RNAcentral holds the sequence, with entries from ENA. Predicted 3D model of a 364-nucleotide RNA (Bacterial RNase P class A) from Aliisedimentitalea sp. MJ-SS2. The model forms 96% of the base pairs in the Rfam consensus. The organism belongs to Aliisedimentitalea, within Bacteria. Its Rfam family is "Bacterial RNase P class A". Gene Ontology terms of the family: tRNA processing, dimeric ribonuclease P complex and ribonuclease P activity. Rfam classes the family as a ribozyme. The gene name in the source record is rnpB.

[in-house]
């Protein structure tokens, strides 16, 4: 100086004026004072939770949806941290639905002779035949061609030619020692090789999982119209029943007023916002995190306020000027906005800062 990898952070600033919402306080009810007032994602609503309500003996089984290496962290997770494996990259570092294919089933496109208890298209090697071009029969998967993948790989012996036939090496499998909490890792010893790939097809095994969601849900409760009890008035006409019918009676219903009762519609209270809460230091730990001490309170609402304008400065970006230091004019600040709250995840952002490590050149 030039490419690059990783991590954290800010995301305009101050003033004036004008306006919104919430709490207090004052008022002459006209308002006035005063304090607070969005975000790293407030989002998408993907995951875990708290809280409430509804269901439900308790435990198994199946069903169904999830989750998938080890160990640690958490209320808790599919989230985070440190590792083990595989793959990328010279390197800092990045990515991986990363259980189980010798339990079954199924699936392998094109293209290739053949795609899964295999199989000769072309070589290549024996043989037969022969019009000497070539054809039949047989062994051969080494060698070519196809492919994402071809039935262990490279090398050598051996062979008509060939082949784990045989023989080191490598991967496989079985097994054994040592380290490691483990996942796994080295290192021995046996075995010529059985066991191709896909579980983000079905499945199998482990573990987890009732539903709903603040419009939850609980409390207060007016008017009108319904709805029930008592108790008064009317009991006049109707209708039921005791009775088949006729009369007399009795009960019940339909009328009116008052009183009280339950539901809770509008509409108010509560839930609600002090919390798995945030700053600083100190210990434990590689780290995610945890303990402790101290300090501070940080929007609570109702379909919902947090605005807007000018001035000056701060970054950026354009043009003019000048040797340059510098002036000078224009322009100018993303994404996006709380609705019960929390932990995460994933998304969307103009600019611009810091810190750490890798690579290449240069110079000391």
């Nucleotide at each position: 100086g030039c490419g690059g990898a990783g991590g954290g952070c800010c995301g305009g600033a101050u003033g004036g004026c004008c306006g919104c919402g919430u709490g207090g306080g004052g008022u002459u009810c006209g308002c006035c004072c005063u304090a607070c007032g969005a975000g790293g994602a407030a989002a998408g609503u993907c995951c875990g939770g708290a809280c409430u309500c509804c269901a439900c003996a308790a435990g198994g089984c199946a069903a169904c949806g999830g989750u998938g290496c080890c160990g640690g962290g958490u209320a808790a997770c599919g989230c985070c941290c440190g590792g083990c494996g595989g793959g990328g990259g010279c390197a800092a570092c990045c990515c991986c639905a990363g259980g189980g294919a010798a339990a079954g089933c199924g699936c392998c496109a094109c293209a290739g002779a053949g795609a899964a208890c295999a199989g000769u298209c072309a070589g290549c090697c024996c043989u037969c035949g022969u019009c000497c071009g070539c054809g039949g029969g047989g062994g051969u998967c080494a060698u070519g061609g196809u492919g994402a993948a071809a039935c262990g790989g490279u090398g050598g012996g051996g062979u008509a030619a060939g082949a784990g036939c045989c023989c080191a090496c490598c991967g496989c499998c079985c097994u054994g020692u040592u380290g490691g909490u483990a996942a796994c890792a080295a290192c021995g010893g046996g075995g010529g090789c059985a066991c191709g790939g896909c579980a983000a097809g079905c499945c199998c095994c482990a573990c987890c999982g009732g539903g709903a969601g603040c419009a939850a849900u609980g409390c207060c409760a007016a008017a009108u119209a319904g709805g029930g009890a008592u108790c008064g008035c009317a009991u006049a006409u109707g209708g039921g029943c005791c009775u088949g019918c006729c009369u007399u009676g009795g009960c019940c219903c339909g009328g009116u007023g008052a009183u009280c009762c339950g539901g809770g519609u509008u509409g108010g209270c509560a839930g609600c916002u002090a919390g798995a809460g945030c700053c600083u230091g100190c210990g434990g730990g590689u780290a995610a995190u945890c303990g402790c001490a101290g300090g501070c309170c940080c929007a609570g609402a109702g379909g919902a306020a947090u605005g807007g304008u000018c001035a000056u400065c701060c970054a950026g970006a354009g043009g003019g000027g000048g040797c340059a230091a510098c002036c000078c004019c224009u322009u100018g600040g993303a994404c996006a906005a709380a609705a019960u709250c929390c932990g995460g995840c994933u998304u969307a952002c103009a600019g611009g800062c810091c810190c750490u490590c890798c690579g290449c050149g240069c110079g000391u």